[in-house]
Background:
c-di-GMP-I riboswitch aptamer from a Desulfobacteraceae bacterium, 88 nucleotides, folded computationally. Its Rfam family is "c-di-GMP-I riboswitch aptamer". Gene Ontology term of the family: cyclic-di-GMP binding. The coordinates come from a structure-prediction model, not an experiment, and the mean pLDDT is 81.
RNA sequence: AACGCACCAAGGCAAAACCGUUGAAAGACGGCGACGCAAAGCCACGGAUCUAAAGCCUCCUAAUGGCCAUGACCGCCGGGUUGCUGCA
Numbered sequence: 001a002a003c004g005c006a007c008c009a010a011g012g013c014a015a016a017a018c019c020g021u022u023g024a025a026a027g028a029c030g031g032c033g034a035c036g037c038a039a040a041g042c043c044a045c046g047g048a049u050c051u052a053a054a055g056c057c058u059c060c061u062a063a064u065g066g067c068c069a070u071g072a073c074c075g076c077c078g079g080g081u082u083g084c085u086g087c088a
Base pairs, nucleotide, nucleotide: 004087005086006085012037013036018031019030020029021028022027035075041081042080043079045078046077047076049072050071055067056066057065
């Protein structure tokens, strides 16, 4: 001393379940709680996945059904970007 590593120490984040708020939903936020995480910090850029309100299709009409991301997810994978502690 890092573009390496995460055995130890310190510190950090916080899945599911439950409660509340919000949303059409997926989901998000807060509380509680720890399954895990060395970027489980940030960015929806590519792919995947979830949802389908509006719209479109179907239908004589309605209901039902189908399609669709402009919605969501970075704790699915890749990419971009920034960075703490320790080891060595």

The source organism's lineage runs through Bacteria, Pseudomonadati, Desulfobacteria, Desulfobacterales and Desulfobacteraceae.